[in-house]
RNA sequence: GGCUCAGAGUGAACGCUGGCGGCGUGGAUUAGGCAUGCAAGUCGAGCGAUCUGAAAUAUACCCGUAAGGGUGUAUGUUGGAUAGCGGCAAACCGGUGAAUAACACGUGGGUAACGUACCUUGAGGAGAAGCAUAGCCUCGCGAAAGUGGGGGUAAUACUUCAUGUGCCCUUUAUGUUGAAAUACAUUUAGUGGAAAGAUGGCCUCUACUUGUAAGCUAUCACCUUAAGAGCGGCCCGCGGCCUAUCAGAUUGUUGGUAAGGUAAAAGCUUACCAAGUCAAAGACGGGUAGCUGGCUUUAGAGAGUGGUCAGCCACAUCGGGACUGAGACACUGCCCGAACUCCUACGGGAGGCUGCAGUCGAGAAUCUUUUUCAAUGGGCGAAAGCCUGAAGAUGCGACGCCGCGUGAGGGAUGAAGGUCUUCGGAUCGUAAACCUCUUUUGCCAGGGAGGAACGCUAUUUGGUGAAUAAUCAAACUAGCUUGACUGUACCUGGCGAAUAAGCCACGGCUAACUCCGUGCCAGCAGCCGCGGUAAUACGGAGGUGGCAAGCGUUACUCGGUUUGACUGGGUGUAAAGGGUUCGCAGGCGGCCUAUUAAGUGUGAGGUGAAAUCCUUCGGCUUAACCGAAGAAUAGCCUUUCAAACUGGUAGGCUUGAGGCUGGGAGAGGAAAGCGGAACUGACGGUGUAAAGGUGAAAUUUGUGGAUAUCGUCAGGAACGCCCGUGAAGUAAUUGGCUUUCUGGUCCAGACCUGACGCUCAUGAACGAAAGCUAGGGGAGCAAACAGGAUUAGAUACCCUGGUAGUCCUAGCCGUAAACGAUGGGCACUAGGUGUCUGCUCUUUUAAGAGUGGGUGCCGUAGCUAACGCGUUAAGUGCCCCACCUGGGGACUACGGCCGCAAGGCUAAAACUCAAAGGAAUUGACGGGGGCCCGCACAAGCGGUGGAACACGUGGUUUAAUUCGAUGCUACGCGAGGAACCUUACCAGGGUUUGACAUGCAGGAAGUAACUGCCUGGAAGGGCGUGUGACCUGUAUCCAAUCAGGAACCUGCACAGGUGCUGCAUGGCUGUCGUCAGCUCGUGCCGUGAGGUGUUUCCUUAAGUGGAAGAACGAGCGCAACCCUCGCUUUUAGUUGCCACCUUUGGCUUUAUGUCAAAGAGCACUCUAAAGGGACUGCCCGCGUUAAGUGGGAGGAAGGCGGGGAUGACGUCAAGUCCGCAUGGCCCUUAUGUCCUGGGCUACACACGUGUUACAAUGCCGAUUACAGAGGGCGGCUAAGCCGCAAGGUGGAGCAAAUCCUUUAAAAAUCGGCCCAGUUCGGAUCGAGAGCUGCAACUCGCCCUCGUGAAGCCGGAAUCGCUAGUAAUGGCGUAUCAGCUACGACGCCGUGAAUACGUUCCCGGGCCUUGUACACACCGCCCGUCAAGCGCUGAAAGUGGGGGGCGCCCGAAUCCCCGAUUUAUCGAGGCCACGGUGAAUUUCAUGAUUGGCGCUAAGUCGUAACAAGGUA
Repeated sequence: GGCUCAGAGUGAACGCUGGCGGCGUGGAUUAGGCAUGCAAGUCGAGCGAUCUGAAAUAUACCCGUAAGGGUGUAUGUUGGAUAGCGGCAAACCGGUGAAUAACACGUGGGUAACGUACCUUGAGGAGAAGCAUAGCCUCGCGAAAGUGGGGGUAAUACUUCAUGUGCCCUUUAUGUUGAAAUACAUUUAGUGGAAAGAUGGCCUCUACUUGUAAGCUAUCACCUUAAGAGCGGCCCGCGGCCUAUCAGAUUGUUGGUAAGGUAAAAGCUUACCAAGUCAAAGACGGGUAGCUGGCUUUAGAGAGUGGUCAGCCACAUCGGGACUGAGACACUGCCCGAACUCCUACGGGAGGCUGCAGUCGAGAAUCUUUUUCAAUGGGCGAAAGCCUGAAGAUGCGACGCCGCGUGAGGGAUGAAGGUCUUCGGAUCGUAAACCUCUUUUGCCAGGGAGGAACGCUAUUUGGUGAAUAAUCAAACUAGCUUGACUGUACCUGGCGAAUAAGCCACGGCUAACUCCGUGCCAGCAGCCGCGGUAAUACGGAGGUGGCAAGCGUUACUCGGUUUGACUGGGUGUAAAGGGUUCGCAGGCGGCCUAUUAAGUGUGAGGUGAAAUCCUUCGGCUUAACCGAAGAAUAGCCUUUCAAACUGGUAGGCUUGAGGCUGGGAGAGGAAAGCGGAACUGACGGUGUAAAGGUGAAAUUUGUGGAUAUCGUCAGGAACGCCCGUGAAGUAAUUGGCUUUCUGGUCCAGACCUGACGCUCAUGAACGAAAGCUAGGGGAGCAAACAGGAUUAGAUACCCUGGUAGUCCUAGCCGUAAACGAUGGGCACUAGGUGUCUGCUCUUUUAAGAGUGGGUGCCGUAGCUAACGCGUUAAGUGCCCCACCUGGGGACUACGGCCGCAAGGCUAAAACUCAAAGGAAUUGACGGGGGCCCGCACAAGCGGUGGAACACGUGGUUUAAUUCGAUGCUACGCGAGGAACCUUACCAGGGUUUGACAUGCAGGAAGUAACUGCCUGGAAGGGCGUGUGACCUGUAUCCAAUCAGGAACCUGCACAGGUGCUGCAUGGCUGUCGUCAGCUCGUGCCGUGAGGUGUUUCCUUAAGUGGAAGAACGAGCGCAACCCUCGCUUUUAGUUGCCACCUUUGGCUUUAUGUCAAAGAGCACUCUAAAGGGACUGCCCGCGUUAAGUGGGAGGAAGGCGGGGAUGACGUCAAGUCCGCAUGGCCCUUAUGUCCUGGGCUACACACGUGUUACAAUGCCGAUUACAGAGGGCGGCUAAGCCGCAAGGUGGAGCAAAUCCUUUAAAAAUCGGCCCAGUUCGGAUCGAGAGCUGCAACUCGCCCUCGUGAAGCCGGAAUCGCUAGUAAUGGCGUAUCAGCUACGACGCCGUGAAUACGUUCCCGGGCCUUGUACACACCGCCCGUCAAGCGCUGAAAGUGGGGGGCGCCCGAAUCCCCGAUUUAUCGAGGCCACGGUGAAUUUCAUGAUUGGCGCUAAGUCGUAACAAGGUA
């Protein structure tokens, strides 16, 4: 610094699951298309007419004697119905969010610029007359929809006249409010214009007079007018999206005059006049979007959102238009055009679910073609009432919220079963069963609210009225009546634990763990990441955790995220300071006084709809839900007061700023002139063979005379020393000298102006190098280019040349790591020490002090992630500008602007990753540095690599050539010994409880065991004879026989496996390395990783020691302690020893001779126990007076005396499952086991380790000395004898200081060989013997005779060794029947050379440095090419959409003019749709082409990271 998670939410969807109820909620997509039904009617108390019922009257006919009855007609009365005319409503309600960035919305104002049906209140009025028309009748047209002619008719339809308080218009005057009069009040004069009746009742008055009419009366309706309420129109301030890769827009545009128009202001419209108006505070354009109350989230500020409910707006298939009306430019009205659908007789017609249901389509996705007007509300009506898909209810959906339930108590054989297991057990788990209880829910039955108020009738009272009528109002009056939901909520009884639990998770974040399966597969995954045979991460199971009628997932929003930072961030190095300066707008601004009141503060008033949120109270059993009251509400408007601060105005001040005077320093700038050195060239002289260049060379120059050297001349560029982290400049930059012109700055003075200042988007100027244009110039240098080298290549680094360019003039470009990676200004905040340049003072004048301006270093506080900065801030504050918001894509594309071009400025997205990055830390590494060590090099000696042979390995071969070990650290290694065995491999043949162990069950007496025969290659199989068991007990005596055990047989468990995994392990081992390191406690330092200690200096073999030191101590390592060798003492004296002594014997030259034996002895040697000894102890020098070191003395030994054992923390997933052990997996008549034979011994070849040699320092022969350490009874084996020898025979002695192995060899002495493939060398082969062994063919060793190969000292390269070492000589041992041993492990003999030294090679240690490495250089990593996938740009074009412009056409309506038969018609204007042209914009697509990204193991190189090998 980004990514991600845990929270809350949703009109959701999907998966699994689903008991009940309440309250809510439900087409978010195609404003896509729609079948069917319904959603706006009502009024007969406006009107005529029609139909129909009833009673009455009259009448006709019929029946009847009659009374009377029936039917029909007529009249008026009365009830019902209603097509038409008429009135009101239909502009509400309901739906949706397409359009709209707008006065559309919100908020607050204005209307001195307006309207208003129904309703309320006030005032007044309603006189008279008339013409039509629908319905109806009749005649036509048409398929239909519909429509024409004629006749007659009514009104609350329509028309005319009258009246006119108000009213409208014109006009006069006065007053009031006010900023203003077109307002209001009063007033003068004039003009204009109204009406409708209906119903009920009554006769007081009049007329006829029964009762009615005029009339009266009541109610409703009607007309005029004033006002109110509510509703609306218009205007304005402010507020709320993205985009500048949209910067200019506009012609009715902006204003005026006049006219028109509207309810009303207005370019709203027209004509004329003027040329304005808007815009960086974002006009114009583009994109997106209904706005709000609210809702979600949040600590808040904010961010997101606008579904349900409520307010406003807009729309009604798409577009245009008006009519009617109070109100519409009208969702279920009209006209026209368009698309679509339907009907049609083809002529023509009809339609509009974004109303409620419902349907199709599209979609992840969203309901009943239900019921009722009972309630609430709306329309009409006098009312009853009618209508009402508004609404109330109901249904469907776990879609959400809330509530309830799926039982409660007891119950341990801790049941069965599941799972796990260390096999003991644990867990599911009181869970279940079982016992007791309850009954919410459910089912059945019974009871049963509330939502109902109204309304009608009557009565009473009151109003109006002439009235006891009528009507209106009221009543705690009486009666009647109204429920869709619904027999619902609720209550009671009965039944019976009965009807009711799932989903997700369990690696970390994040609560919850095991087994099995799988084996980088299948799969998981929000991020990190799991899975390659032991997966707590996949799938299943058991268990556990969480939530629960739900649980998860997906999508989206807010949060976390201070990750856009107002609250509340940054910019030296992480992303980020513009290359520099000037400067308009803008922002900010010194001191004092007065005033103002815009900001600011204060109080009051208005508004801020309701709902929501919050608080309290209340109602549903609770809750959700609902109700009431209160509180709250940013803001806006009006107003009172205050005047500190900011702003405004006025006046003043001097400290900020500037000026003036006098001085100062300077590579500051421009122009002109001049100078010397060097270089190259030209000419001339001298001179001769090379020069030049490099790591080394070559290209190159030179006998036509170079290079070198001397002289003269020419040319261009740059200015050495001085020169300094010194100076100047805004930066870029400026450096020889002189002159001229010129800018800035500093100091001193305190004379002048009086805030004139700071910063600065846009803008302007300057701006290294390279590059471009034109013209000059061109010495040197030098891209490109050429050649020579280097190299695997070398389009590079190196060399020889060399053109642009570099230089000048004029112009362009405008970028750099243009960097202090640090914008400018002002103020404040410890110091010390340099340096440049002023001024003042002192005076010790080669000095000091003070005070300015620059430029460095160190450092306090403070800051910082750290590094670091630190009065020249990255500290503390203020002001202004610029910039940043994960990495890549991308300093890119497209567009625009600039440029001659190159290119520059501005600047995205798709896609992709989970990081990229900074600083610091610890390591590791470096073809970085320093110090040090090691047979590391060097100095030496001897080898290997060449030969033959041996052994091991690779390879090849094979039926098998068993397996493992593989750089150092595998390869004479496991193996210290493969003929069989070993043996694990191969072929063949057998065997299956097994070759071996344990347990259980059963069986068996002449049983096991021993033994014979047959078959067979053996193992094995088969048959048989004889002998013939063990232990314990029964048992005090006696058992082959009884019992038990052992053994045997059969069967079951199991055995067995050198089968796999050393990358599951233990143990052991190798290696770095016997290198000197690795750590800890406490303290201290650091935000932390971590550091310190352990660093530094001296020293050491050593982190050995000393000193210093924020360290002080400690541990594992080092050293020492242990073993051994070297000197010595003591003790001990057999099997060791034999000096001295004694005795005996042999020999002899007779001697103190010599040899042997015995005795005695323990002196010596030796043996083996215990000690001593060496410690830098002593001396001298050096060193710090230290540690120590050099030398010396003494000493057997001297500075660790030699050798051994001893191997820190760790590294290499080093080696070993085939030593052993062991998890898991695998095999189980075989991958076990037994046997025979074969193989491990193969052989074109390659490597490693050795042996023997090549010879004379040798070989051969002869003679003659001197060891140590081991081993020995199935053993070592003596003497003696046999054999040329291997060996045989023999058997003394010895379980060992006694005996044997056992003659050591080299050396020495003498002799031979005489430099040769030999008297070197011995391979190979032939023959014959010997030994071991069941057996030497594959495949043993040895002996003798013969044969006599390669080889004459070994290329590149490479190994060991520093003293008793190398080299060389022999001896012994383990393994072992024998042997491949020339190996391994030991022992002794003889016994060197060399080390100047640490430059180099290798390895290591410490310190330091760089790092992009951290599975750590065998690291990391870049680019092209090739492949796949994805995204995107360009592109001849192609297709579609949008808006505008010009032109053409021009429906309906409206306007204007004209005509008239007043229905209408004609001309014109405006204009939808349509057509067309040229542009523009956007989307899609496009052969081809450019780029980018991603993708376990592709190609080529190796550019970067270390000095990365050319920084």
The RNA shown here (small-subunit ribosomal RNA) has 1511 nucleotides and comes from a metagenome. Its Rfam family is "Bacterial small subunit ribosomal RNA". The sequence is in RNAcentral, with records from SILVA.